[in-house]
RNA sequence: GUAGAGGUUGCGUGUCAUAUCAGUAUGGUGCAGGAUGUCUCAGGAGACAGAGGAAUGCAUUUGAAAGGCUGACACGCCGAAAGCGGUAUUAUUCCUGACAGUUAUCGCUUGGGCAUAUGGUUAAGAGCCAUAUGACUGUCAUCUAUAACAGAUGGUGAGCUAC
Numbered sequence: 001g002u003a004g005a006g007g008u009u010g011c012g013u014g015u016c017a018u019a020u021c022a023g024u025a026u027g028g029u030g031c032a033g034g035a036u037g038u039c040u041c042a043g044g045a046g047a048c049a050g051a052g053g054a055a056u057g058c059a060u061u062u063g064a065a066a067g068g069c070u071g072a073c074a075c076g077c078c079g080a081a082a083g084c085g086g087u088a089u090u091a092u093u094c095c096u097g098a099c100a101g102u103u104a105u106c107g108c109u110u111g112g113g114c115a116u117a118u119g120g121u122u123a124a125g126a127g128c129c130a131u132a133u134g135a136c137u138g139u140c141a142u143c144u145a146u147a148a149c150a151g152a153u154g155g156u157g158a159g160c161u162a163c
Base pairs, nucleotide, nucleotide: 001163002162003161004160007078010077011076012075013074014073015072016071017070020068027061028060029059030058031057032056036049037048038047039046040098041097042096043095044094045093081110082109083108084107085106086105087104088103090101111137112136114134115133116132117131118130119129120128121127138156139155140154141153142152143151144150
């Protein structure tokens, strides 16, 4: 440098379908209320709505969606990928600033999945993420043992196997 292996619960992406989200948000109507409300948040400006009744509360009626899950199919792969941090980019009617999310890049950590506990995220007892513990598993090294199977200890992907 090339090609491979770990698992049938390996990793990720996309499409379709179902449940959940939720009888929630929103809209309509009525009653109460009585001057503010909307444009992500803060400040300033601007626009729109509002006594022909704003915010808010109650009742009634109408009634979603996104993200996340599960299943099927397809595709790309084995630092697959995930998380944390930095830099850059970027929300709106405009200006200044902030934060979230997206994308790119750099650095650090993690071999893999599972269970439990704690914490975070989420509508959520689902899922995801982090940490710890536990057994399992892949692989390497050392030691022990056999006809064969195997066991113990320690490490882990910039690794392991073949050429």